[in-house]
Context: one part of a larger RNA
């Protein structure tokens, strides 16, 4: 930019995805078949591989956290202790979030027209032929039918509806910027605070106890707390500017 203009819902020309498979029972040791062997049809269950959304569980990762610990360096100097620097210094453990090796679901069933194949009726050609006229069944396959997308489908479609929307600022279930979603004081959007699920594993001081490393008690502590609840302490001030319907074009 166009569809006349602005929101909502939407129909679907079109268009991508999806489509896989094995094993076991039952029927049935039946049908068949001399035996040897062994089905169709039909029901039911366990799987593989692949794909789709999730984090309840399991497992990873988690350079936010928390603990342990080597050498260094800084608080005038010891001893703690606290903070830096060595890949996050190494090293054990981790919730939220990300995943998968976890969970859960999916592929069917059905319908149309065939294919190769098999048929019915049946003439030319008094028979006799599925074909010549007509009329069936038949596939993981073709067209539907699931999923998503979709009116730039310029043949630019339908239906409905009348006011709000934006700068800006706090943020995120969103996200490269946009955009999209929440919240702006008549508020719990974000920060702080305060209790918390949950992580770490018993802080520092101080007393006991050993000569002393250490140990013990105070202490399921002390720190954290991407999750959960609360609370206006801080910030979302105050302000602008678009637009408002019988409104635009044509008769």
């Nucleotide at each position: 930019c166009g569809u006349g203009a602005u929101a909502a819902c939407u129909u679907g020309a079109g268009u991508g995805g999806a489509g896989c498979u094995g094993g076991g029972a039952u029927c049935a040791g039946u049908a068949c078949g001399a035996g040897a062997g062994g089905a169709c049809c039909a029901u039911c269950c366990c799987g593989g591989a692949c794909g789709a959304a999730c984090c309840u569980c399991u497992g990873g990762u988690c350079u936010g956290c928390c603990a342990g610990u080597u050498g260094g360096a800084u608080g005038a100097a010891c001893c703690u202790c606290a903070u830096c620097c060595a890949u996050u210094g190494c090293u054990g453990g981790g919730u939220c979030g990300c995943c998968a090796c976890g969970u859960u679901c999916g592929g069917u069933u059905c319908u149309g027209a065939u294919a190769a194949g098999c048929g019915c009726u049946g003439a030319a050609a008094g028979c006799a032929u599925a074909u010549a006229a007509g009329c069936g069944c038949g596939a993981a396959g073709c067209a539907g039918g699931c999923c998503a997308c979709a009116a730039g489908a310029u043949u630019a479609g339908g239906u409905u509806a009348a006011a709000g929307a934006u700068c800006c600022c706090c943020c995120g279930u969103a996200g490269a910027c946009u955009a999209c979603g929440g919240g702006g004081u008549u508020g719990a959007u974000a920060g702080g605070c305060c209790c918390u699920a949950g992580g770490u594993g018993u802080a520092a001081g101080g007393c006991c106890a050993g000569c002393g490393a250490u140990g013990g008690c105070u202490u399921c502590a002390g720190c954290c707390g991407u999750g959960g609840g609360g609370u206006a302490c801080u910030a979302a001030u105050u302000g602008a500017u678009c637009g408002c319907u019988u409104u635009c074009c044509g008769c």